A computed fold for a 76-nucleotide RNA from Firmicutes bacterium UBA1874, annotated as transfer RNA.
RNA sequence: GGCCCGUUGGUCAAGGGGUCUAAGACACCGGCCUUUCACGCCGGUAACGGGGGUUCGAAUCCCCCACGGGUCGCCA
Numbered sequence: 001g002g003c004c005c006g007u008u009g010g011u012c013a014a015g016g017g018g019u020c021u022a023a024g025a026c027a028c029c030g031g032c033c034u035u036u037c038a039c040g041c042c043g044g045u046a047a048c049g050g051g052g053g054u055u056c057g058a059a060u061c062c063c064c065c066a067c068g069g070g071u072c073g074c075c076a
Stems, first nucleotide, its partner, number of pairs: 001072007010026003018056001028044005049065005
């Protein structure tokens, strides 16, 4: 450098055009329970890497960029 894949809260992770002002788990915060702590229960905060395009509508499709991974090659 070519090709392929990936990027969603603090962490993991679902969703592949409209039901998404985005599921769930853990963590965090508040409350309940408990003699206390833990466990458990209830509630809450918190995310689509950046830009552009297509579309009535984009986390989802396309392009570029950034970062990461895989693979192939180059280094006269």

Model confidence (mean pLDDT): 84 of 100. Rfam family: tRNA.